Predicted 3D model of a 72-nucleotide RNA (transfer RNA) from Coleofasciculus sp. FACHB-501. Model confidence (mean pLDDT): 82 of 100. The organism belongs to Coleofasciculus, within Bacteria. Its Rfam family is "tRNA". Rfam classes the family as a transfer RNA. RNAcentral records the identical sequence in 16 taxa. RNAcentral holds the sequence, with entries from ENA.
[in-house]
């Protein structure tokens, strides 16, 4: 000091232009003499940040930031 590679829900991750889902974990309710398992709804997301390009970006470009790698 260059390169690649990941940042989406509390936690693990899918989603790769029409604008977000999944699983546990938590709430509440079925079910059971109780817990536990099981069944079921509901909540949770500034999609790392700031810009651009588009009708339209989580997605495509740029820079930044923070994690892992290689190189030197």
């Nucleotide at each position: 000091u260059g390169c690649c590679u990941u940042g989406u829900a509390g936690c693990u991750c899918a989603g790769u232009g029409g604008a977000a889902g999944a699983g546990c974990a938590g709430u509440c309710g079925c079910c059971u003499g109780u817990u536990a398992a099981g069944c079921g709804a509901a909540c949770g997301g500034u999609c790392g940040u700031a810009g651009g390009u588009u009708c339209a970006a989580u997605c495509c470009c740029u820079a930044c930031c923070a994690g892992g790698g290689c190189a030197g």